This is a predicted structure of a 72-nucleotide RNA (transfer RNA) from a Candidatus Omnitrophota bacterium. Rfam family: tRNA. The family's RNA type in Rfam is transfer RNA. The prediction has a mean pLDDT of 82.
Order: sequence, then C1' cells, then structure tokens
RNA sequence: GCCGAUGUAGCUCAAUGGUAGAGCAAGUGUUUCGUAAACACUAGGUUGAGGGUUCAAAUCCCUCCGUCGGCU
Repeated sequence: GCCGAUGUAGCUCAAUGGUAGAGCAAGUGUUUCGUAAACACUAGGUUGAGGGUUCAAAUCCCUCCGUCGGCU
C1' cells in the first nucleotide's frame, strides 16, 4: 500500500428499518450470628465520530478513526 472482519451497559454478546435487550459484574432488600450462595428488585447506553437516504437508522449508503486478520 491492497483486501476483509469488527466497534452496542464495567465485561462477554444479542437485536428483520418500527419502544436498544440478555448473561456476568455493580447497588438495595429478604434470608444468615456473620460471610458466601440463593431469591426479588433497582440503576447503568448520545449504539466509535461526522454526514446522507427514509415518515422512521444500532441496522442501508459515504467519509474518517480505533482494533484484529490476510496479502504484498
């Protein structure tokens, strides 16, 4: 330099263009002499950045950035 994949909650990952979710982690409560475990509940997101298309974009298109891989 060329090609491809990927970027969503603290972490690992979902989500057919139509209310952004789950597990783990965190907090609170119940239980316990206490801790852990278990159970219930709560909070946590400008969906990497900027533009475009659309009534409507995490999703489609363009540019840029980061990460990973392949080729040279």